[in-house]
Model confidence (mean pLDDT): 85 of 100. The part of an RNA shown here (large-subunit ribosomal RNA, domain VI) has 250 nucleotides and comes from a Candidatus Nomurabacteria bacterium. Rfam family: Bacterial large subunit ribosomal RNA. Rfam links the family to the GO terms structural constituent of ribosome and ribosome.

Context: one part of a larger RNA
RNA sequence: CGUUGAAUUUUGAAGGGUCUCCUUUCUAGUACGAGAGGACCGAAAGGAACGAACCUCUAGUGUACCAGUUGUCCUACCAAGGGCAUCGCUGGGUAGCUACGUUCGGUUAAGAUAAGUGCUGAAAGCAUAUAAGCACGAAGCUGUCCCUAAGAUUAGAAUUCAUUAUAGAUCCCUGGGAGACUACCAGGUUGAUAGGCUAUAUGUAUAAGUGCAGUAAUGCAUUAAGCAGAGUAGUACUAAUAGAUCAAAG
Numbered sequence: 001c002g003u004u005g006a007a008u009u010u011u012g013a014a015g016g017g018u019c020u021c022c023u024u025u026c027u028a029g030u031a032c033g034a035g036a037g038g039a040c041c042g043a044a045a046g047g048a049a050c051g052a053a054c055c056u057c058u059a060g061u062g063u064a065c066c067a068g069u070u071g072u073c074c075u076a077c078c079a080a081g082g083g084c085a086u087c088g089c090u091g092g093g094u095a096g097c098u099a100c101g102u103u104c105g106g107u108u109a110a111g112a113u114a115a116g117u118g119c120u121g122a123a124a125g126c127a128u129a130u131a132a133g134c135a136c137g138a139a140g141c142u143g144u145c146c147c148u149a150a151g152a153u154u155a156g157a158a159u160u161c162a163u164u165a166u167a168g169a170u171c172c173c174u175g176g177g178a179g180a181c182u183a184c185c186a187g188g189u190u191g192a193u194a195g196g197c198u199a200u201a202u203g204u205a206u207a208a209g210u211g212c213a214g215u216a217a218u219g220c221a222u223u224a225a226g227c228a229g230a231g232u233a234g235u236a237c238u239a240a241u242a243g244a245u246c247a248a249a250g
Base pairs, nucleotide, nucleotide: 001151005161006160007159008158009157010156014148015147016146017145020048021047022046023045024044025043026042032037050105051104052103053102054101058099059098060097061096065092066091067090068089069088070085071084072083073082074081075080110142111141116136117135118134119133168246169245170244171243172188173187174186175185176184193239194238195237196235197234198233199232200231202228203227204226209222210221211220212219213218
């Protein structure tokens, strides 16, 4: 820009992906074979690599979470803290992101076939799967399964709304299950969108101060305390105010 002005839900022309491999058990020590050995067909189970999704478990990370701790400087000093030293180092760790983790997938009809196997059957009184005709036959093809998909210009369909200032959309703003930007998605006071606050999950591991015991280092009690980033729920306290723009034929 087009598709008849929108919103929601869709059909599927077409395109892409997948469709892998191994072992064990049963059938069956059967068929076969003198024996040694040892099946087809069919059924079941387990696994490998690969792929997808996810974070309940396990594990990793987790640089504005918690604790311990060394050196040094500072807050006048003690105590308590802060800065720097690879995040100073060490031990843990929520959300998120991950795999080493979990779950799932490669299935099944059907159709037309390849090599191949046949039926009937002449040319050619026979024979012949072929010349007419008919039938089977593969991990391959079409399709089944998954994904994209109406710029499929043949621009599709259904429902609802809107018609002279409305339907609807955007700018702008609060944001994230989204994200380079854009887009997408959740919201914009008729509001839980983000922050704050409250509660809680969860993580660290028993704060400071005070008291008691000890000469002291330290220990015990108050105290499963204190603190806490992303989780969950609630709550309009703060900010989403106000406003502007686009918008079709008849």